[in-house]
RNA sequence: CUCUUAUCCCGAGCUGGCGGAGGGACAGGCCCGACGAAGCCCGGCAACCAUCAUCAGUACCAUUGCGAUGAACGGUGCUAACCUGCAGGACCAUGCGUCCUGAACGAUAAGAG
Numbered sequence: 001c002u003c004u005u006a007u008c009c010c011g012a013g014c015u016g017g018c019g020g021a022g023g024g025a026c027a028g029g030c031c032c033g034a035c036g037a038a039g040c041c042c043g044g045c046a047a048c049c050a051u052c053a054u055c056a057g058u059a060c061c062a063u064u065g066c067g068a069u070g071a072a073c074g075g076u077g078c079u080a081a082c083c084u085g086c087a088g089g090a091c092c093a094u095g096c097g098u099c100c101u102g103a104a105c106g107a108u109a110a111g112a113g
Stems, first nucleotide, its partner, number of pairs: 001113008013042001016041003022032003026085004043079003048075002051071005057066003086102006
């Protein structure tokens, strides 16, 4: 980098430290930012993987795998809030209107190449 599977609801510092002007994936909006952006550290959230504990059944009989619940020491991740983007549908006071569903794009994890 590509592919597959799963998730994208909620949650987490509105005086933490360093840092210094950008940031919210992309485009257009609309916002955040010297009352301090990105980034790094610390703290926190979460529970994808690993690990551990408990429970029940099944395959099975090798105290192994699969499932549920919990824990949170490890590997990642996340830690302002949004709208539109393509297709279909419903409603309709026909307004470049409102709502719903799906896709695409994007993000994360695990696995494969």
Model confidence (mean pLDDT): 76 of 100. SAM riboswitch aptamer (S box leader) from Alkalicoccus chagannorensis DSM 18086, 113 nucleotides, folded computationally.